RNAcentral holds the full RNA, with entries from ENA. This is a predicted structure of a 251-nucleotide part of an RNA (large-subunit ribosomal RNA, domain VI) from a Candidatus Altimarinota bacterium. Taxonomically the source falls in Candidatus Altimarinota (Bacteria, Bacteria candidate phyla). The coordinates come from a structure-prediction model, not an experiment, and the mean pLDDT is 81.
Context: one part of a larger RNA
RNA sequence: CAUAGGAUUUUUGAAGGGAUGUCUUCUCUAGUACGAGAGGACCGAGAAGAACGAACCUCUAGUGUAUCAGUUGUCAUGUCAGUGGCAGUGCUGAGUAGCUAUGUUCGGUUAGAUAACCGCUGAAAGCAUCUAAGCGGGAAGCUAUACCCGAGAUAAAGAUCCCAAUAACCUCCCUGAAGACUACAGGGUUGAUAGGCCACAGAUGUAAGCAUAGUAAUGUGCUCAGUCGAGUGGUACUAAUAGGUAAUCGA
Numbered sequence: 001c002a003u004a005g006g007a008u009u010u011u012u013g014a015a016g017g018g019a020u021g022u023c024u025u026c027u028c029u030a031g032u033a034c035g036a037g038a039g040g041a042c043c044g045a046g047a048a049g050a051a052c053g054a055a056c057c058u059c060u061a062g063u064g065u066a067u068c069a070g071u072u073g074u075c076a077u078g079u080c081a082g083u084g085g086c087a088g089u090g091c092u093g094a095g096u097a098g099c100u101a102u103g104u105u106c107g108g109u110u111a112g113a114u115a116a117c118c119g120c121u122g123a124a125a126g127c128a129u130c131u132a133a134g135c136g137g138g139a140a141g142c143u144a145u146a147c148c149c150g151a152g153a154u155a156a157a158g159a160u161c162c163c164a165a166u167a168a169c170c171u172c173c174c175u176g177a178a179g180a181c182u183a184c185a186g187g188g189u190u191g192a193u194a195g196g197c198c199a200c201a202g203a204u205g206u207a208a209g210c211a212u213a214g215u216a217a218u219g220u221g222c223u224c225a226g227u228c229g230a231g232u233g234g235u236a237c238u239a240a241u242a243g244g245u246a247a248u249c250g251a
Stems, first nucleotide, its partner, number of pairs: 001152001005162007016148002022050007034039001052107005060101004067094005072087006110144003117137004163250001168245004172188005193239003196235005202228003209222005
C1' cells in the first nucleotide's frame, strides 16, 4: 500500500515445512502350534526401558559480577567504633528471580494406493499358466491423517462495537517472562504501566548500639535479629505532561 469505512474478536484451511517416522527387554497367549527329542514360535494383548525430540522450572542440581554473611592486605573517613574504595566478584561459604539439564511432564497415530513378492479366477494354447480381460494380499518407502505454519489464498466466512473535528490511529511518554534497531505486547490519571512505600514469600544467619562476664581475644542478652536484585498481593506518593493525523455511513 492492498484486502473499497474504521476497530476488536472467533474461525475455515488453499499452499508450504520438518528423519516426526526409531530400537530393546520382559510378561501373557504358551512350554501351546511344530518336533522322536533337544528345543520352541507366528498372530495378538500388556508392562518396563534406551536413544531422540518438544515444552517447562514444582522437585533435584548448576549459574546467579547491583543479595546476605565471614575474612586477608592496604588506603580513606581526624582518632576508637562503625563503614567505604582497591586487590580476578580480592578470597571464601551460602543463595531469590531469570536462564538452564543432569531434573519434571509429554511425544512418535490411523487409513488409502502400491514395489519386490504371494495369490484367486482365466484364456490365447481343450492341458498348464498370478495376466492377456477381471479380482485380492503386500513395506521403515508414496499420498493423506497427525504436528508446525498459514487469507498478499487480495474480494474466505461469522460475531461485536463505532461513526464527524467524532470513532480510531500515530508521534511522544511509563514499561515488558517482547526485543540488536524496528516490530510485538501492556499502560498513559475514567490509571496499578514502572519506580517508591506497605505486607508477605524467599535468601542470609542473629546487625548496629547498649548492657553484662572476662586483663584481653572473645562470649552472652535485648535478637529466628538486621539487611536484602529480579517473586506475590496491595497502595496514586513519583513519573506516564502534552500534541498531531483523521475516514463525508463507506468506489